[in-house]
Context: one part of a larger RNA
């Protein structure tokens, strides 16, 4: 190399877009690089294998035969794969006319609640817990009335709904945008799928610089508990949670399942399109795109999967090869750090 595998035993890259490469629809011609075939050279002997033969056998020798799967010229076939023209439409765009949707991204509004500040009313407690402390409060708290501030977050509507390639996106109205998806079939005519390398996205926490800071709250303090209590529970609190531009690039980034095409029984919900049918928005039948469940066949160790395959095929990447040492350590390379990406071995079992 040549095997077998990736849902849970090791193992799918966090997701996309896309360069090289490898793959690739229907017809018809033409070439003949791959393939198939004829012939012809050459593939040194030895040695190996078949047969036979000499040393009393072997082992060694000797003779013959095949074969040396190969490479070199020529003839020839043309189905497939390449190539090359020419043409199609079933893959793919694209157009028309369309509804639907927390996709993205800028500005503005909004009401609830929290905290504070001020004024008014009122007065000894509040808060807090298992039960209390700490902590607030006669300088007037808590409550309760009214005005004011700010900041973050968007209750019911809400749904195994919905949209996005993934991360993730939820008050409302507006600007500017992406993608999907049903319906027509006018238009291009194989323009496709994949995708090492590449680029650009990319939850939390975290870094820079500059703002912002209500409520929450790593750290940090005090009360409790306890044998101790660097915790669990209370009262407090700082980074940080938020906005802007930069950076990190990681997660149980999970459906623990890569993309992409085609085919395989039903049955039942739900969200968005088309079409019949109907007195009808309802119900009913059809058809398509998604989203759940239940269930044949088949697959699986087994759980389960099951037209949204983990079924039966093909293509293209990615990854596994016993546990630990170790995602360490050196190298290299990205980062301003933390740090991340690549990623051994010794020894051990």
């Nucleotide at each position: 190399c040549u095997g077998g595998g990736u849902g849970u035993a090791a193992a799918g890259g966090g997701a996309g877009c896309g360069u090289a490469g490898a793959c690739g629809g229907c017809u018809g011609u033409g070439c003949a690089a791959g393939u198939c075939u004829g012939a012809a050279g050459u593939g040194a002997a030895a040695u190996g294998c078949c047969g036979g033969g000499g040393c009393u056998c072997a082992a060694c020798c000797c003779c013959g035969g095949a074969a040396c799967u190969g490479c070199u010229u020529u003839g020839g076939a043309a189905a497939c794969u390449g190539u090359a023209c020419a043409g199609c439409u079933a893959g793919a765009g694209u157009g028309c006319a369309g509804g639907a949707g927390g996709g993205g991204u800028g500005a503005g509004c909004g009401g609830a609640a929290u905290u504070c500040c001020u004024a008014g009313u009122g007065u000894a407690g509040c808060g807090g817990u298992g039960a209390a402390a700490u902590g607030c409060g006669u300088a007037g708290a808590u409550a309760u009335u009214a005005g004011g501030a700010g900041g973050a977050a968007c209750a019911c509507c809400a749904g195994u709904g919905g949209c996005g390639a993934a991360g993730g996106c939820g008050g409302u109205c507006u600007g500017c945008u992406g993608g999907a998806c049903a319906g027509c079939a006018a238009c291009u005519g194989a323009c496709g799928g994949u995708g090492a390398g590449g680029c650009g996205c990319g939850a939390a926490a975290g870094c820079g610089u500059g703002g912002g800071g209500a409520g929450c709250a790593a750290a940090c303090a005090g009360g409790a508990u306890u044998a101790g209590a660097u915790a669990c529970c209370c009262u407090g609190g700082u980074a940080g949670u938020c906005c802007a531009c930069g950076c990190u690039g990681u997660a149980a980034a999970c459906g623990a399942u890569g993309g992409a095409u085609a085919c395989u029984a039903g049955g039942u919900g739900u969200g968005c399109g088309g079409g019949g049918a109907c007195u009808g928005a309802c119900c009913c039948c059809u058809u398509g795109c998604g989203u759940g469940c239940c269930g044949c066949a088949g697959c699986u160790a087994a759980c389960g999967c099951a037209a949204u395959a983990a079924g039966u095929a093909u293509c293209c990447c990615a990854c596994c090869u016993g546990g630990g040492g170790a995602g360490u350590a050196c190298g290299a390379u990205c980062g301003c750090a933390a740090g991340g990406u690549u990623g051994a071995a010794a020894c051990u079992c």